[in-house]
RNA sequence: GCGUGGGUAGUUCAGCGGUAGAAUCUCUGCCUUCCAAGCAGAUGACCCGGGUUCGAAUCCCGGCCUGCGCA
Numbered sequence: 001g002c003g004u005g006g007g008u009a010g011u012u013c014a015g016c017g018g019u020a021g022a023a024u025c026u027c028u029g030c031c032u033u034c035c036a037a038g039c040a041g042a043u044g045a046c047c048c049g050g051g052u053u054c055g056a057a058u059c060c061c062g063g064c065c066u067g068c069g070c071a
Stems, first nucleotide, its partner, number of pairs: 001070007010024004018054001026042005047063005
């Protein structure tokens, strides 16, 4: 340099164009003599810019970062 996979809560991952989900972490409450465990609840995210569309995390183009392959 070329090709290809990926980038979504603090972390690990879902999400086939129509309100963005789970687990875990954190916090609060319940339970307990206390702690842990358990139960209930809360907070928290779409890498950046542009395009297509009534509507984009999703499709297209260009960047940035990262894994793999080729040279």
Predicted 3D model of a 71-nucleotide RNA (transfer RNA) from a Candidatus Pacearchaeota archaeon.
Rfam family: tRNA.
Its mean pLDDT, the model's own confidence on a scale to 100, is 85.
The source organism's lineage runs through Archaea, Nanobdellati and Candidatus Pacearchaeota.